Record summary
THF (Tetrahydrofolate) riboswitch aptamer, 100 nucleotides, folded computationally. It matches the Rfam family "THF (Tetrahydrofolate) riboswitch aptamer". The family has 101 seed sequences and 747 matches in Rfam 15.1. Rfam's curators write: Tetrahydrofolate (THF) riboswitch was first reported for Ames et al. as an RNA motif in 5' untranslated (5'-UTR)regions of folate transport and biosynthesis genes in Firmicutes genomes.

């Protein structure tokens, strides 16, 4: 000049930590917004707010004279939320690296 590479939003496991289980979350519609390899733009995909339809597993133990609550504990349950680790991971243009 250049083969090729890396780098986002974020998804996915897996572990800890939690929250809910007294139904919030998550999941789906719609409307707005608003961030998104370094920069520019942008499809897609995220986030967030509202509003609307749906819609869930709980059980044993301790405490107690007993039963019910409420509190705690284990074990589950939810397309649950955090992080930590692996894997995945930007069309276009420039810009990084970098073979020859």
């Nucleotide at each position: 000049c250049u083969a090729a590479g890396a780098g986002u939003a974020a998804a996915u496991a897996u572990u800890g930590u939690g929250c809910g289980u007294a139904a919030a979350g998550u999941g789906u519609c719609a409307u707005a917004a608003g961030a998104u390899g370094g920069g520019a733009u942008g499809u897609g995909g995220c986030u967030u707010a509202u509003g609307a339809a749906c819609g869930a597993a709980a059980a044993g133990c301790c405490u107690g004279c007993a039963a019910a609550a409420c509190g705690g504990c284990u074990u589950g349950c939810g397309g649950u939320a955090c992080a930590a680790u692996a894997u995945u991971g930007c069309g276009u243009c420039c810009g990084c690296u970098g073979c020859g």